This record gives sequence, C1' cells and structure tokens, in this order.
RNA sequence: GCCCAACUAGCUCAGUUGGUAGAGCAUAAGACUUUUAACUUCAGGGUUGUGGGUUUGAGCCCCAUGUUGGGCA
Repeated sequence: GCCCAACUAGCUCAGUUGGUAGAGCAUAAGACUUUUAACUUCAGGGUUGUGGGUUUGAGCCCCAUGUUGGGCA
C1' cells in the first nucleotide's frame, strides 16, 4: 500500500424482507430465609463507532471517516 471482518445497555452478544431495539450476566429494589448466599419477582440502563445522504420511515441501503483484529505484498 491492497483486501476482509468487527463496532448495538456496564460486559458478552442477537436483531430475518427497511416499520421505530432485545437476551444472558452484572446493578438496584421486593418476596422467601437465622442470614449478606442460593432461588424467585420486578425495575432502571441505548442518539446502534463518528459525520452526511436516500426514504413516509434506517441497526439494516449508499458515501466519507475513526478504532481494533486478520490476510496479502
């Protein structure tokens, strides 16, 4: 220098044909218990890496760009 992949909740990851974002763990609270553990119920937590574009509507399509990892030379 060229090519490929990843980036979404605190962490690990889903998200189908574009229709307005979820799970597990973690955290907070309640119930149970001798108990702080286990089990169980519930809640909070997101400008989807960044900036634009297309569209009635974008995590998804297009362009530019950043970071990380891998491959080739």

About this RNA
Predicted 3D model of a 73-nucleotide RNA (transfer RNA) from Alligator mississippiensis. Its Rfam family is "tRNA". The organism belongs to Alligator, within Eukaryota.